This is a predicted structure of a 73-nucleotide RNA (transfer RNA) from a Clostridia bacterium.
The source organism's lineage runs through Bacteria, Bacillati, Bacillota and Clostridia.
Its mean pLDDT, the model's own confidence on a scale to 100, is 80.
Its Rfam family is "tRNA". Its family is annotated with triplet codon-amino acid adaptor activity in the Gene Ontology.

[in-house]
RNA sequence: GCUUUCAUGGCUCAGCUGGUAGAGCGACGCAUUCGUAAUGCGUAGGUCAGGGGUUCGAAUCCCCUUGAAAGCU
Repeated sequence: GCUUUCAUGGCUCAGCUGGUAGAGCGACGCAUUCGUAAUGCGUAGGUCAGGGGUUCGAAUCCCCUUGAAAGCU
């Protein structure tokens, strides 16, 4: 230098053919307990890496940039 894959709550990851952004763990609150742990219920937390384009509508499709991993030279 070239090719491919990846970037989504604090962490690990889903999100199918474009149509309400989700799960587990974690945090917080309540219940339960003599108390703690465990358990149950609930709450908060996201510019979907950044920018642009297509579309009635983009995490999803297209282009550029940034970062990470792998391969080739």